[in-house]
Molecule: small-subunit ribosomal RNA
Organism: metagenome
RNA sequence: CGCGUGGGUAAUCUACCCUCGAAUUUGGGAUAACUUUUCGAAAGGGAAGCUAAUACCGGAUAAAGUCAAAUCUAUUAAGGUAGGAAUGACCAAAGGCAGCCUCUAUAUAAAAGCUGUUGUUUGAGGAUGAGCCUGCGUUCCAUUAGCUAGUUGGUGGGGUAAAAGCUUACCAAGGCAACGAUGGAUAGCUGGUCUGAGAGGAUGACCAGUCACACUGGAACUGGAACACGGUCCAGACUCCUACGGGAGGCAGCGGUGAGGAAUUUUGCGCAAUGGGCGAAAGCCUGACGCAGCAACGCCGCGUGAGUGAUGAAGGUUUUCGGAUCGUAAAGCUCUGUCAAGUGGGAAGAAAUUAUCGCUAUAUAAAUAGUAUAAUGAUAUUGACGGUACUACUGAAGGAAGCACCGGCUAACUCCGUGCCAGCAGCCGCGGUAAUACGGAGGGUGCAAGCGUUAUUCGGAAUUAUUGGGCGUAAAGGGCGCGUAGGCGGCCAAUUAAGUCAGUUGUGAAAGCCCAGGGCUCAACCCUGGAAGUGCAACUGAAACUGAUUGGCUUGAGUAUGGGAGAGGGAAGUGGAAUUCCUGGUGUAGCGGUGAAAUGCGUAGAUAUCAGGAGGAACACCGGUGGCGAAGGCGACUUCCUGGACCAAUACUGACGCUGAGGCGCGAAGGCGUGGGUAGCGAACAGGAUUAGAUACCCUGGUAGUCCACGCAGUAAACGUUGAUCACUAGGUGUAGCGGGUAUUGACUCCUGCUGUGCCGCAGCAAACGCAUUAAGUGAUCCGCCUGGGGAGUACGACCGCAAGGUUAAAACUCAAAGGAAUUGACGGGGGCCCGCACAAGCGGUGGAGCAUGUGGUUUAAUUCGACGCAACGCGAAGAACCUUACCUGGAUUUGACAUCCCGGGAAUCCUUAUGAAAAUAGGGAGUGCCUUGAAAGAGGAGCCUGGAGACAGGUGCUGCAUGGCUGUCGUCAGCUCGUGUCGUGAGAUGUUGGGUUAAGUCCCGCAACGAGCGCAACCCUUGUCUUUAGUUGCCAUCAAGUUAAGUUGGGCACUCUAGAGAUACUGCUCCGGUUAACGGGGAGGAAGGUGGGGAUGACGUCAAGUCCUCAUGGCCUUUAUGUCCAGGGCUACACACGUGCUACAAUGGUUCAUACAACGGGAAGCAAGACAGUGAUGUCAAGCCAAUCCCUAAAAGUGGAUCGUAGUUCGGAUUGGAGUCUGCAACUCGACUCCAUGAAGUUGGAAUCGCUAGUAAUCGCGGAUCAGCAUGCCGCGGUGAAUACGUUCCCGGGCCUUGUACACACCGCCCGUCGCACCAUGAGAGUUGAUUGUACCAGAAGUUGUUAGGCUAACCUUUAAUUAGGAGGCAGACACCUAAGGUAUGGUUGAUGAUUGGGGUGAAGUCGUAACAAGGUA
Repeated sequence: CGCGUGGGUAAUCUACCCUCGAAUUUGGGAUAACUUUUCGAAAGGGAAGCUAAUACCGGAUAAAGUCAAAUCUAUUAAGGUAGGAAUGACCAAAGGCAGCCUCUAUAUAAAAGCUGUUGUUUGAGGAUGAGCCUGCGUUCCAUUAGCUAGUUGGUGGGGUAAAAGCUUACCAAGGCAACGAUGGAUAGCUGGUCUGAGAGGAUGACCAGUCACACUGGAACUGGAACACGGUCCAGACUCCUACGGGAGGCAGCGGUGAGGAAUUUUGCGCAAUGGGCGAAAGCCUGACGCAGCAACGCCGCGUGAGUGAUGAAGGUUUUCGGAUCGUAAAGCUCUGUCAAGUGGGAAGAAAUUAUCGCUAUAUAAAUAGUAUAAUGAUAUUGACGGUACUACUGAAGGAAGCACCGGCUAACUCCGUGCCAGCAGCCGCGGUAAUACGGAGGGUGCAAGCGUUAUUCGGAAUUAUUGGGCGUAAAGGGCGCGUAGGCGGCCAAUUAAGUCAGUUGUGAAAGCCCAGGGCUCAACCCUGGAAGUGCAACUGAAACUGAUUGGCUUGAGUAUGGGAGAGGGAAGUGGAAUUCCUGGUGUAGCGGUGAAAUGCGUAGAUAUCAGGAGGAACACCGGUGGCGAAGGCGACUUCCUGGACCAAUACUGACGCUGAGGCGCGAAGGCGUGGGUAGCGAACAGGAUUAGAUACCCUGGUAGUCCACGCAGUAAACGUUGAUCACUAGGUGUAGCGGGUAUUGACUCCUGCUGUGCCGCAGCAAACGCAUUAAGUGAUCCGCCUGGGGAGUACGACCGCAAGGUUAAAACUCAAAGGAAUUGACGGGGGCCCGCACAAGCGGUGGAGCAUGUGGUUUAAUUCGACGCAACGCGAAGAACCUUACCUGGAUUUGACAUCCCGGGAAUCCUUAUGAAAAUAGGGAGUGCCUUGAAAGAGGAGCCUGGAGACAGGUGCUGCAUGGCUGUCGUCAGCUCGUGUCGUGAGAUGUUGGGUUAAGUCCCGCAACGAGCGCAACCCUUGUCUUUAGUUGCCAUCAAGUUAAGUUGGGCACUCUAGAGAUACUGCUCCGGUUAACGGGGAGGAAGGUGGGGAUGACGUCAAGUCCUCAUGGCCUUUAUGUCCAGGGCUACACACGUGCUACAAUGGUUCAUACAACGGGAAGCAAGACAGUGAUGUCAAGCCAAUCCCUAAAAGUGGAUCGUAGUUCGGAUUGGAGUCUGCAACUCGACUCCAUGAAGUUGGAAUCGCUAGUAAUCGCGGAUCAGCAUGCCGCGGUGAAUACGUUCCCGGGCCUUGUACACACCGCCCGUCGCACCAUGAGAGUUGAUUGUACCAGAAGUUGUUAGGCUAACCUUUAAUUAGGAGGCAGACACCUAAGGUAUGGUUGAUGAUUGGGGUGAAGUCGUAACAAGGUA
């Protein structure tokens, strides 16, 4: 106790049904229908009269019934229960139908009667159904913790079919609850269903069981059963009718309508079957049911064709233009015929009932007659679906394929369009001009009459973890203890049988799932049987373990005795050092403070110093990863009180134990209250600094506070970030306390036990870091806690608090991460080591002036383009007057200025006229080549010119962020990697680190590494020394000749030189240092000494570095133009700013005269000697030279004279005027040079900044490329020729190791908060408005029950004889209790809304700062 499951009912009922008994008797009065009449709109009534029953009532009969009951038997749980039983009381009925004549009386037949059947009454039993009780199970919230007065129990009365506070009176004060009462929310429960390996999780459509409900609320009546879906009464809401008086209604039955909604069907046919109700039956009723209709809503099955077919058709798509693909796909040829269509045939589902006939049996009877019943056989009859399933024939490949997807997960790829747009997206994410991700197309993949989306559930998810998780650092150990309930618990023995185990029995409905078999052509579906249903209950047994009871034990735990250790706690007292203050002395100008200062103190005497005094707080050294305590915490000394732990040895108690939800107590700092105290320190505050600011860091002051007493508070990174207890599991080494032993005269030492506290380390564990007998190992017990980040430890509520606040503790919303450990880098205002013209030490510059040149800006028709920190800016450009040239203006041109192909013409070519700025346009003239063929004419070809058509050319147009190549840069820095091995789960590490050393990852040593590669070095070039070979154009020592002079000549090759081949330098030798090393320092020799100097040479990579305007190239764009040609202009502009240079500012100089010594190079459209002319640039003539021969070619600084005398100059040369020369078609815009004249700024340059370490810097000239001409630039050459480097603290850059990191587009990183704007959800909020519920009261319909003076009243009784009276009973009314709706008042809970307000979240590139991450610049 609604359901599930199992019990109970000895506390009960049960119509219809079955079985067995008994009975079925005798009377009575009404009433409907009906007739007459009447009221009402209707619904509905009223009155009078008649009549029947299986309707109603009385009497008789009465037991195995009910009640009472002496008494007997059995059993018992001791209350009862079952059976028997003398006796007493009480209770019943109804007939209908059919047939027959055996009995009786009438007499062909019918009645009494009999027979059968069906009812009625009564009893017993059964079956079925129901009521009640009960064990166990049955959602969430504790931010619901206390609930309950008929409440719990008893007694008496009442009541029910029946137990019971079910009800009532009285008595008692109980009952429920942390094992979750009460309250709130949600929900019908179950068999089952979905999912899952299972355990589970979710769910309760269809089917079945059960409960509840039937417009809302209440109530009873009838009945076997109802408090009744299609019954009654009342109240309410709603709808309808109305004559306004009054009435009617309840689709959550089947259809249908409306509304709502994303969404859910026909106002169909039939009782033919199955089932139900009534009936004797026929039959009637049945929106149950059987069928049909609608919906691809689900499951199942079938089809949309099969074979062959290569020119790989056309067409589409794509393309590297070759092709590839759709694709044997199509067409074509050969077949098949399911479905659909048409024409025919055509079931099963039907067996009964009933009727008739036949046979058999039974009953009755004398009977084989008749009748009845039963069984059986035959005939007849019954189909909604439906002319359906099925089937034959006909023609026909014909009428029948879609949907999603193709970036990964995940099977399937290309083109075009678009261009962070449009859009996609399950997650990651895609889209900013080459999108396999958007849209379309082609192709492909998957499923297929479906496919995809959405929603939902389970799974994966071990992601709530029983199976099966965790808590040192990822989320997570309570701050600590004591202890209640609870959980768990030592050894031995006995008893028991609750748990446990085994067996048996009952039950676990059917359907479903599973297995086997069968039926629809298969399957879905259906049928039959089996198994399963892990459950519950009962009985029997076992006794190991747990529990319970009893008895014992000592090892767990505790007590007693003796010791020593300790900042354990509380109280009282005492002490010295120091700071500060006060008094006095000495003493004089500062003190103090800082990065530096200032505020402050001080001449009214500070600081300093001496003496004395006051007061408060804290206790140096000892002092120690030492001690004590549960934790917080505890530190001078003494005394008193007091807790705990430890050691040793014996004795005692006898499991007394462990943990511990709630509870109680303790609990740092800071804070609060009251009262004291206050020396120092010191939030707030004030001042001074710092700073852009500085409400900070620093300084000077300074109040609360810090201290004491008594209270409150109750939190911390209360951390070992590690709960308590017990047991087990290698060691080593310290330290504190107490013991034992050996040894010793003794001390030390050594060995060893227990307790505490550290470090290292094995196994094991762990994501790793790490832990490791003090576990984070292996086990056991108990408690606490966690479940993505944020919102948030917040809101609301509750409890605590004086307050501050604490404890407990969400949600909406939002994100795809947040986090841990470790790795590699990068970075650090981290550390160590090292290097570099990096600094320092020096020399000379730039920045100031004028000019040259480049850039920016501005301007312009155009001022073409590119390059922008180092690593753009005398760069591309090794040379813009035209050209170049890409730009602008104007004029032209369109197969083109250039390439290939086709066709026509012509040799090419040269000269020339007109117009025009030219390009170009229009003419004229001269002229006919080469090759092949052919007798010739001619034809063909190569090359060239020209005309035409189209394919195409062309583009210095865009994209260097689509690219190749080339280049810059870090950086000539010393690094960057690999193979094998080893270590690590892995990323990775090792090697490459370490000790030395080097210019060097150079070398040596060591080493779980051993080797190797790209870099370094060397090899290459040049220069420096020597040897040798060869001597012309080079050279000239010796010999000769020779001149004004000159290697000029003969001759020579010795030397210089030229250019080939070689040698040399290797730490080889020596001393010292060093590890017997590498190597370093010194020395010798040597031309040169430790890579001799210089060059070339540039690892892996970085910068989306630079270049599409060198070249090449994808894509895009353009094609009478963004192409091409031409003239002129521009790139040369000019308030300005910057870079790189030249010349100067002068006397170490200028000018002038004289004079000496180079090297590298160049030269034929060239270099040019020499002579002449010119002041000169240069011109004219012209030798020589294709160059070791000739020329450019004078080298300059230098040296020796002269002059200038510190000045804007005899410095400086800009600018300007005039006159010229040269180049060139051309010198105006816009060249260089020359001469004369002019003679500007500038007197050594602010902040800042650059180069250089030796033949260097500085200084001096010379040559070359480009080039017609133009050089202060660039690239080279030689001459003269320094200073300085203590050193690595600092600036910059770099290398190695290490450390931290919240960085990884890597510090130009990351990132925080306020404010401003927009949006979203949410809290508070004067309130407003709903829902729901409690309490108190008012009022109270219908109805049950009770009472009831009076009213009405057939049967029955009494009485009278009357058509009377009374009684019993009944009816209506009234009253009482209870009570629904309703009302009033007041609370609780909860929803919506509300001016305003609080924080939160999210947003674009907003504002202000820079808090955190590095020592984050104050950890």